[in-house]
């Protein structure tokens, strides 16, 4: 210098003028004046985890359902983060992995292929038998045809052996080599892989060592499932209060309308009131405990009626910043300091000037021409993604351009 | 603001516990007809919204985005 890897940060600056929201103070008190504050790293997607609120302050268990999944740690918690292990990729810095169980069971593995799962045998290789044909050899014959069918070879059929080789497929029941065999084969041996228990190191995942086993149960669990762990549901349109309006209306469906005691009325059959029990209801089902309401009405759906107001919730919080200590790190602890948006059709803006980053173009630049880079100057353009809405911790996605640090590979020079 | 659902041919939809993507209408060509319509025969047309992952294999399973749509106020 070029190419790259990882981590962190910024993401226009200053000033003038005119405005907006909120808070505090004052006053000539409902509008003015003055002071303070006023978007983000993602405020976004709403994908996870919490706080908070209601469901009874949902108390315990089971089932169902959903989620997570190497090991250890961090955290309020997490599917997040940190450190390690294993596997894969890269020359390397480094990056990626939903990474438990396939020897509990079930399902699936299309097409092709002989065979796709308690394996099988298409071609091929080898052995044996049989018939036919041809050739060669031998004998009969002077010779040939022909015969004998004695020996060998080839083609075909049948019965076996085999899984080396071919071929199909994503995948064919360990791989390579040597021996062995009729041909072969873990059939035997060496190395590698795999399985089993033992020893050593490590909290563990796991790693290493020596030994035994001749190899047996392919893949798929982001298919059902099994194991371990976690999870009650709904969500600030949660919820609380104030004010106002209307018709406590109608239809359909489901469950229920049982009993005891006391009192009042009375036409003596009943009506009403109070208390209690069975029972019913209470945000997936169910059991137990316990609570509340109803106890004759309750619940669900549909139609119809009214209001589209205010206040709280609502910002002191797992808060920010700085220093020190512990830890490899995520993070934790201590001390000091600060108070830092709160709207509700929804404030946080507009404009002007100067400067800055960036882009395009033109010109100039110590020895000629061309091209590139760099520097200076002129002109023009020009400021990414996006915007709080109850609040936090994460993840993911979008983002013009720029800065810093550490490291890797290559080239050149000293 | 919150909670759900859907994207497949030009249009409306099937296919969704994985194995060559289909139907109706529309389009085009031919036949019939003097011609058109209807009818008959045939043809073309798809990155299954996009991108990753799991798998031998993805429209289908999982994740992340994009677009579109629906519902949810209070009182009685």
């Nucleotide at each position: 210098c070029c190419a790259g890897a990882c981590g962190g940060c910024c993401g226009g600056a200053u000033g003038g003028c005119c405005g907006c929201c909120u808070u505090c103070g004052g006053c000539u008190u409902u509008g003015c004046c003055g002071g303070g504050g006023g978007a983000g790293g993602a405020a976004a997607g709403u994908c996870c985890g919490g706080g908070c609120u209601c469901c009874a302050c949902g108390g315990a268990g089971a089932c169902a359902c959903g989620g997570u999944g190497c090991c250890g740690g961090g955290u309020a918690a997490c599917g997040c983060c940190c450190g390690g292990c294993g596997g894969g990729g890269g020359u390397g810095a480094c990056c990626c992995c939903a990474g438990g169980g396939a020897a509990a069971g079930u399902g699936c593995c299309a097409c092709a292929g002989a065979a796709a799962g308690c394996a099988a045998a298409c071609c091929g290789c080898c052995c044996g038998c049989c018939u036919g044909c041809c050739c060669c050899g031998a004998g009969g014959u002077c010779g040939a045809a022909c015969c004998u069918c004695c020996g060998g070879g080839c083609c075909g059929g049948c019965g076996g052996g085999u899984a080396a080789g071919g071929g199909u497929g994503a995948a064919a029941g360990g791989g390579u080599g040597c021996g062995g065999u009729a041909a072969g084969a873990g059939c035997g041996c060496a190395c590698c892989g795999c399985g089993c228990g033992c020893c050593c190191g490590g909290c563990a995942a796991c790693g290493g060592g020596a030994g035994c086993g001749g190899c047996a149960u392919g893949g798929u669990a982001a298919a059902c499932c099994c194991c371990a762990c976690c999870g009650g549901g709904a969500g600030c349109a949660a919820g609380a209060c104030c004010g106002g309006a209307u018709a406590g209306g109608g239809g359909c469906g489901g469950c229920g309308u049982a009993c005891c005691g006391g009192g009042a009325c009375c036409u003596c059959g009943g009506u009403c009131c109070c208390g209690g029990u069975a029972g019913g209801c209470g945000g997936g089902u169910u059991u137990c405990c316990g609570c509340g309401c109803c106890g004759a009405g309750c619940c669900g759906c549909c139609c119809g009626g009214g209001u589209a107001g205010g206040u709280c919730g609502c910002g002191u919080g797992a808060g920010g910043c700085g220093c020190c200590c512990g830890g490899u790190g995520a993070c934790g602890g201590g001390c000091g300091u600060c108070c830092c948006a709160g709207a509700u059709g929804a404030a946080u803006g507009g404009u002007c000037a100067u400067c800055c980053a960036c882009c395009g173009u033109c010109g100039c630049g110590a020895a000629a021409g061309c091209g590139g880079c760099c520097g200076c100057g002129g002109c023009g353009g020009g400021g990414a993604c996006a915007g709080a809405a109850c609040c936090c911790g994460g993840c993911u996605u979008a983002c013009a351009g720029g800065c810093c640090g550490u490291c890797u590979g290559g080239c050149g020079u000293c | 603001g919150a909670u759900c659902g859907c994207u497949u041919a030009g249009c409306u939809c099937a296919g969704c516990c994985g194995g060559u993507a289909g139907a109706g209408c529309a389009a085009c060509u031919g036949a019939c007809u003097u011609u058109u319509a209807a009818u008959c025969a045939g043809u073309a047309g798809g990155u299954c919204g996009a991108g990753a992952g799991u798998u031998c294999g993805a429209a289908u399973c999982u994740c992340u985005c994009a677009g579109c749509g629906a519902u949810c106020a209070c009182c009685a």